Notes
A computed fold for a 72-nucleotide RNA from Planctomycetes bacterium GWC2_45_44, annotated as transfer RNA. Its mean pLDDT, the model's own confidence on a scale to 100, is 82.
[in-house]
RNA sequence: GCGGGUGUAAUUCAGCGGUAGAAUGUCAGCUUCCCAAGCUGAAAGUCGAGAGUUCGAAUCUCUUCGCCCGCU
Numbered sequence: 001g002c003g004g005g006u007g008u009a010a011u012u013c014a015g016c017g018g019u020a021g022a023a024u025g026u027c028a029g030c031u032u033c034c035c036a037a038g039c040u041g042a043a044a045g046u047c048g049a050g051a052g053u054u055c056g057a058a059u060c061u062c063u064u065c066g067c068c069c070g071c072u
Base pairs, nucleotide, nucleotide: 001071002070003069004068005067006066007065010024011023012022013021018055026042027041028040029039030038048064049063050062051061052060
């Protein structure tokens, strides 16, 4: 330099163009003599960044950045 993959909650990951979710973790409550476990609830996301297409984009297109792999 070229090609491919990947980027979504604190973490690990889902998510056919139409409400952004799960698990773990965090916080509060219940339970318990206490802890752990269990149950209930809550908070936490400008979906890596910018632009385009569309009535509507995490999703499609382009550019760009980080990381990983391959080729030279």